Predicted 3D model of a 360-nucleotide RNA (Bacterial RNase P class A) from a Gammaproteobacteria bacterium.

């Protein structure tokens, strides 16, 4: 000095001037029948994000509800942990890509069954013979006759071709050519030993081996796992009104937050017309919470102890102005909260490794 991996942090910044909003403690004033509300003002304290985005996962809370089993459905898929939990993270094993640092994985079963693979190519799975290769013995025809030749018939799948893939592979041996025919080393079944929790890994024995190629992100199989709806969820307090009409099933029946059976509860239920009401308050921010230290474990995270209180708006607040640094500011606005995952982003800072080159 350059190129690279992986992990973290910020997200303009400071002064000054007017402005917006909520909170929490006093003061005064108005509105309404009522539940409650609005206005002013002094004083303290506070006011968007690492993704708030998507609404893709788990959840807290709130209701049915007193809710228990089963099938269907859906989900998810190597193995231990961690967590409220999760398809999320952390670590570890197989697979694969990289010189590396590291990355990626829809990662259980193909000996339960069904199915798929287009064209080529004989043949796409107990398969098969297109080109070859061999050709005793049998028939048949020829010729230069005890032989060679060509044809049937037989053997054969080493060697060519097709094709993404062709029925272990590679070397020797043997055969009429040839094949696990046999042998040695892979590989693959079985069988048991040896490390780790475990997924797995390693080496030993034996068997010539249909244990056949794929493909399950095909249909299945198998192990886990699942009630529903969702702040517009609900809970309160006021006020109107028609305790409404009608058809229809009715206790063997009807209702019960996705479908269906049982089961458990209730005892009236659906289905149309028509009528009043939409006013106010809560939910609504103290949490699975931040911070900082010690502490245990490789990590994820746990465990003690201090401390901190960091938005609750209601068609929706942080705006505008000047001055000055500078990185000239990208992505982009809470709406019940909470953990994760996807994504979208100008610039800046920090740390650890890993490869080239070059000097000492």
């Nucleotide at each position: 000095a350059g190129a690279g991996u992986u992990c973290g942090c910020c997200a303009g910044a400071c002064a000054g001037u007017c402005g917006c909003u909520g909170c929490u403690c006093g003061g005064g004033c108005g509105g309404g029948a009522g539940a409650c509300c609005g206005c002013c003002u002094g004083a303290g304290g506070a006011g968007a994000g690492g993704a708030a985005a998507g609404u893709c996962c788990g959840g807290g809370c709130u209701c049915c509800a007193c809710a228990g089993g089963g099938c269907a459905g859906a989900g998810u898929g190597c193995c231990a942990g961690g967590u409220a939990a999760u398809u999320c993270c952390u670590g570890g094993g197989a697979g694969g890509c990289g010189u590396g640092a590291g990355c990626c994985u829809a990662c259980g079963g193909a000996a339960a069954g069904u199915g798929c693979a287009a064209c080529a190519g004989a043949a796409a799975g107990u398969a098969u013979a297109c080109c070859g290769c061999c050709u005793a013995a049998g028939c048949a025809c020829u010729c230069u006759g005890u032989g060679a030749g060509u044809g049937c018939c037989g053997g054969u799948a080493a060697g060519g071709g097709u094709g993404a893939a062709a029925u272990g592979g590679u070397g020797c041996g043997g055969u009429a050519a040839g094949a696990g025919c046999g042998c040695a080393c892979c590989g693959c079944g079985c069988g048991g030993c040896u490390g780790g929790u475990a997924a797995c890994a390693g080496g030993c024995g034996u068997g010539g081996c249909g244990a056949u190629g794929g493909c399950a992100a095909a249909c299945c199989c198998c192990g886990c796992u699942c009630g529903g709806a969702g702040c517009a969820a609900g809970a309160c307090c006021a006020a109107a009104u028609a305790g409404g009409a009608a058809u229809c099933c009715a206790a063997a029946g009807g209702c019960g937050u996705g479908g269906c059976c049982c089961g458990c509860g209730c005892u009236g239920g659906a289905u149309u017309c028509g009528g009043g009401u939409a006013g106010g308050u809560c939910g609504c921010u103290u949490g699975a919470g931040g911070u900082u230290c010690a502490u245990g474990g490789u990590g994820a995270c746990g465990u003690g102890a201090a401390u901190c209180c960091u938005a609750g708006a209601g068609g929706a607040a942080u705006g505008a102005c000047u001055g000055u640094c500078c990185a000239c500011g990208a992505c982009a606005g809470a709406a019940c909260c909470c953990g994760g995952c996807u994504u979208a982003u100008a610039g800046g800072c920090g740390a650890a490794c890993u490869c080239u080159c070059c000097a000492u």